[in-house]
RNA sequence: CCAGAGGGUUGGGCGGCCGCGGGUGCGCAAGCACGCGAGGAAAGUCCGGGCUCCGCGGAACGACGGUGCCGGGUAACCCCCGGCGGGGGCGACCCCAGGGAAAGUGCCACAGAGAGCAGACCGCUCACUGCCCCAGGUUUUCGAACGAAGGGUAAGAGCAAGGGUGAAAGGGUGCGGCAAGAGCGCACCGCGCGACCGGCAACGGAAGCGGCAGGGCAAACCCCACCGGGAGCAAGACCGAAUAGGGACGGCAUAUGGGCCUCGUUCCGGCCCGUCGUCCGGGUUGGUUGCUUGAGCGGCGGAGCGAUCCGUCGCCUAGAGGAAUGGUCGCACAUCGCUUUCGGGCGAGGACAAAACCCGGCUUAUAGACCCUCUGGCAUA
Numbered sequence: 001c002c003a004g005a006g007g008g009u010u011g012g013g014c015g016g017c018c019g020c021g022g023g024u025g026c027g028c029a030a031g032c033a034c035g036c037g038a039g040g041a042a043a044g045u046c047c048g049g050g051c052u053c054c055g056c057g058g059a060a061c062g063a064c065g066g067u068g069c070c071g072g073g074u075a076a077c078c079c080c081c082g083g084c085g086g087g088g089g090c091g092a093c094c095c096c097a098g099g100g101a102a103a104g105u106g107c108c109a110c111a112g113a114g115a116g117c118a119g120a121c122c123g124c125u126c127a128c129u130g131c132c133c134c135a136g137g138u139u140u141u142c143g144a145a146c147g148a149a150g151g152g153u154a155a156g157a158g159c160a161a162g163g164g165u166g167a168a169a170g171g172g173u174g175c176g177g178c179a180a181g182a183g184c185g186c187a188c189c190g191c192g193c194g195a196c197c198g199g200c201a202a203c204g205g206a207a208g209c210g211g212c213a214g215g216g217c218a219a220a221c222c223c224c225a226c227c228g229g230g231a232g233c234a235a236g237a238c239c240g241a242a243u244a245g246g247g248a249c250g251g252c253a254u255a256u257g258g259g260c261c262u263c264g265u266u267c268c269g270g271c272c273c274g275u276c277g278u279c280c281g282g283g284u285u286g287g288u289u290g291c292u293u294g295a296g297c298g299g300c301g302g303a304g305c306g307a308u309c310c311g312u313c314g315c316c317u318a319g320a321g322g323a324a325u326g327g328u329c330g331c332a333c334a335u336c337g338c339u340u341u342c343g344g345g346c347g348a349g350g351a352c353a354a355a356a357c358c359c360g361g362c363u364u365a366u367a368g369a370c371c372c373u374c375u376g377g378c379a380u381a
Stems, first nucleotide, its partner, number of pairs: 001377010013331006020037002023034004039352001043363002046361005051232004064228005069083005084098001085096004099223002104221002106217003121163002123159004129154005137146003171189006190212001191210003196205003236289004246280007257273005296315008333350001335348005
């Protein structure tokens, strides 16, 4: 210098003016002053908790749901860290729902002969068996017949090497062996079991034994081990106006009163209705609370490979509630476009996205800028 791997930080800056939401102080009030005011994901609401209400006598078992190599961390986790095993990469490093397929059931499409107590399409072979020919030989009615050496054939039989199908066909290579073949035998490799050794463990190594068994799938049922009450701040708690209901007590009235009987007036008729005061209770709008000091953040020191934990010092950092966190101007800056006399000029313009009870994670989105560690290659000293 080129190509890459892992991790971290930031994600607009400074200033003026005008606004918005809380807080504190002053003020009778109007208002004024000071200070604070989005994120690394505030998002998705996918996991785990705190908190709240409801439910629940205890234990075991079952159902349902979840988790699933081992050890550690944590309040807890489907999270994190460190290992192990498998896979990928020259490497830094990355990926894995990674318990049990030797309890049982089920499935294995298409192709193929055969897909699970394997199978025989092409092919190979003729030891066995059948048929045909038949030297020698035997028999003979002299025509021939039989025929176990040999030759041919393959209905039959043997084989599973080779071809072919498939994701997968019951170890591989070589030699021997055989009618042809085959772990049929042997050597090496692979595989299974494995005394023993190392490790907390997952697991690793391995003397020896075994002719090779027990194909794959459990994000199919299932088996095993462990975990799990339900609903959520619109949870929940408190205060409680007017009006209209409900209840209690008391006063007055019980008809020359009020309302209704399709519109207006009058008459007649029918039906219905007490009214006032005090108090109590429920409860709507509304208000207060829950509400932000918390598994908090930062510095330093210590333990640990690390996640993390311990000690100490410092800090307070939004609490709105249809919901504030904005607008504008100036100065430089990153970036982009046009242009250029290469000095510059003009214009655009700052990613993803924005709290809603609070934390710990995961996942997803994210223009650009900066930093650290490491790997491979090239060049130079």